[in-house]
RNA sequence: GGCGACGUACCCAAGUGGCUAAGGGGGCGGUCUGCAAAACCGCUAUUCCUGGGUUCGAAUCCCAGCGUCGCCU
Repeated sequence: GGCGACGUACCCAAGUGGCUAAGGGGGCGGUCUGCAAAACCGCUAUUCCUGGGUUCGAAUCCCAGCGUCGCCU
């Protein structure tokens, strides 16, 4: 330098055009308990890497950029 995959919460991760963006871990608060642990309940992303485009409507499709990983030279 060329090609490909990926980027969603503090971490992992589903979601592939349509109502409020699943779930698990962690954290915080609560219930329970003599105190804890466990269990249960609630909260925790409205700039889904950034910018632009398509569309009535975009995390999702297209373009450019940034980043990570892999392959080739």
This is a predicted structure of a 73-nucleotide RNA (transfer RNA) from Candidatus Kryptonium sp. RNAcentral holds the sequence, with entries from ENA and Rfam. Rfam family: tRNA. By type it is a transfer RNA. RNAcentral records the identical sequence in 4 taxa.